This is a predicted structure of a 102-nucleotide RNA (THF (Tetrahydrofolate) riboswitch aptamer). Of the family's consensus pairs, 88% are formed in the model. Its mean pLDDT, the model's own confidence on a scale to 100, is 75. It matches the Rfam family "THF (Tetrahydrofolate) riboswitch aptamer". Its family is annotated with tetrahydrofolate metabolic process in the Gene Ontology.
[in-house]
RNA sequence: UGCAGAGUAGGCCGGCGCGCGUUAAGUGCUCUGGGGACGGAGAGUUGCCCUGGGGACGAAGAAAGCAACGCUUUCGCGGUGCGCCUGCCGCAUCCCGCUGCG
Numbered sequence: 001u002g003c004a005g006a007g008u009a010g011g012c013c014g015g016c017g018c019g020c021g022u023u024a025a026g027u028g029c030u031c032u033g034g035g036g037a038c039g040g041a042g043a044g045u046u047g048c049c050c051u052g053g054g055g056a057c058g059a060a061g062a063a064a065g066c067a068a069c070g071c072u073u074u075c076g077c078g079g080u081g082c083g084c085c086u087g088c089c090g091c092a093u094c095c096c097g098c099u100g101c102g
Stems, first nucleotide, its partner, number of pairs: 001102005010089003014085006020078003029055008039096002042094002061075006
C1' cells in the first nucleotide's frame, strides 16, 4: 500500500417445549414519540431492530364430559407470545484499528 474476511442490535425457514386468544387480544399496515446496534470514536443517512400512543382493516372453530348453564378435556385455527437448537441472512460514507494473503 492493495485485496479479502471476521464481527452487531437482530431477522427468516424448520423443529421441540411451555403459553395466549378464538366472547378477538395478538400478528401485519399506517402516523407519531422514545430507545438500540456496527471493533473504536465522530459526523451523517432514515437504511435495520425494539418499544409507548393514535388510526384503519381483520379471523375457524368444533366435539365430548360433568351434580354445575358454568367449568373441564381433546382436536383444530391465529401471517399468535416466549425460550432453546440447526441452517441461512444481517445496509451505506469518511477517519483510525483486528485477522489472512500478496